Predicted 3D model of RNase P RNA and transfer RNA as a complex of 395 nucleotides. Rfam match: Bacterial RNase P class A. It is annotated as a ribozyme.
């Protein structure tokens, strides 16, 4: 100096209008009133693809079935997630990726090609003597391959989702038809046992589609310090940071900053010239992916572009 | 919000235990027919929604995308 490797951080900032959605105070004309204070997306809120929290269904049961996971050790509520070593693969390297247990339990696959593909045999040569060599196709040729094929071992997993669920109000045709049911239905989402005990599926018909509570202060975040290699953790200490609810969180202007590219002085370096680096004024462009819906940890996917870090790695060049 | 299902020739589907992807209609050619229609005969067409990964080998097993479609208040 070019190319990269990993790790981390932002993805505007401030003012002013005009607006949107909760909360809190106050006014009085009690109205979806006004006025005033303060709050109001993310780094992935996304895919819903793993775990859990929380409800209900029996206090979530037994057995076999299914489903999942698999080096070793740890870290977390928990995971298929995380970190550390060990092993294999791909990279010159930093690194980067792995469902990484068992084929001496036992069943299954192996297409074309090829003499023969899972039981060992066959061909040539040679040997005392299946003794020894060789066989040209294939991913594999005799000892072995593939369990992200059954299976085996060990470990895990009951189910269903906030449209769970409670509770209030409202409102009627509290019906009709069909099947099943105390010989035990439905239900405890397969099946058996085991539990329960009287309605229970299915269509048609009809009503109301309004509020409340679950709902956001937590496995919460910053910062310090202890302990570990680390993932993480224990103690101090600050600090509060949407709760909507068919669903707000938004427009417009000015200024600052960012980032491009143009033009204008000034200073350096360079060359015969053209030039090049940099501070400064200044005119134009431009600026991602996306949007919370019970929360929460991850994982994955999408993302214009800005910065930081590292006694990283390679290659060239000079000393 | 929440749960499921689905992409295979132009269009509507098969595809079993992983081993060269297939029907039917449609299109193209010939035949039959003065001509067309229906027949009858032959043919063309596939990145199997994309993308990675297991495996000697993937439509088939696993993963991640991408699209379409589906069900889902409450009383009685």
């Nucleotide at each position: 100096a070019a190319a990269g490797a990993c790790c981390g951080u932002c993805g505007g900032a401030c003012g002013a209008c005009c607006g949107c959605u909760g909360g809190c105070u106050g006014c009085c004309u009690u109205g979806c009133g006004c006025a005033g204070c303060g709050a109001g997306a993310g780094g992935a809120a996304a895919g819903u693809c793993g775990g859990g929290a929380c409800u209900c269904c029996a206090c979530a049961g037994a057995g076999c079935g299914c489903c999942g996971u698999a080096g070793c050790a740890g870290g977390u509520a928990a995971c298929g997630c995380c970190u550390g070593c060990c092993c294999g693969c791909c990279g010159u390297g930093a690194g980067g990726c792995g469902a990484g247990g068992a084929u001496c339990a036992g069943a299954g696959c192996a297409a074309c090609a090829g003499a023969g593909a899972c039981g060992a045999g066959c061909c040539g040569a040679u040997u005392c003597a299946g003794u020894u060599c060789g066989g040209g196709u294939g991913a594999a040729a005799c000892g072995g391959g593939c369990a992200a094929u059954c299976u085996c071992u060990a470990c895990g997993g009951g189910g269903a989702g906030c449209a769970a669920c409670a509770c209030c109000a409202a409102a009627u045709a509290g019906g009709c038809a069909g099947c099943c049911g105390c010989c035990g239905a439905u239900c405890c989402g397969g099946c058996u046992c085991g539990g329960g005990g009287a309605g229970g599926c299915u269509g048609c018909g009809g009503g109301u589609a309004g509020g409340u509570g679950g709902c956001u202060g937590g496995a919460g975040c910053g910062c310090g310090u202890g302990c570990g290699c680390g993932a993480g953790u224990g103690c101090g200490u600050g600090c509060c940071u949407a709760g909507a609810g068919g669903a707000a969180u938004g427009g417009u202007c000015g200024u600052c900053g960012c980032g491009g590219u143009g033009c204008c002085u000034g200073c350096g370096c360079g060359u015969c010239a053209u030039g090049u680096g940099u501070c400064g004024g200044u005119g134009c462009c431009g600026a991602c992916c996306a949007g919370a819906a019970u929360c929460c940890c991850g994982c994955u996917u999408a993302c214009a572009g800005a910065c930081g870090g590292u006694g990283c790695u390679u290659u060239g060049c000079c000393u | 919000g929440g749960g499921c299902g689905g992409u295979u020739a132009g269009c509507u589907c098969a595809g079993u235990c992983g081993g060269u992807a297939g029907a039917g209609c449609a299109g193209c050619g010939g035949a039959c027919u003065u001509u067309u229609a229906a027949u009858c005969c032959g043919u063309u067409g596939g990145u199997c929604g994309g993308g990675g990964g297991u495996u000697c080998g993937a439509g088939u097993c696993c993963c991640c995308c991408a699209c379409c479609g589906c069900c889902u208040a409450c009383c009685a």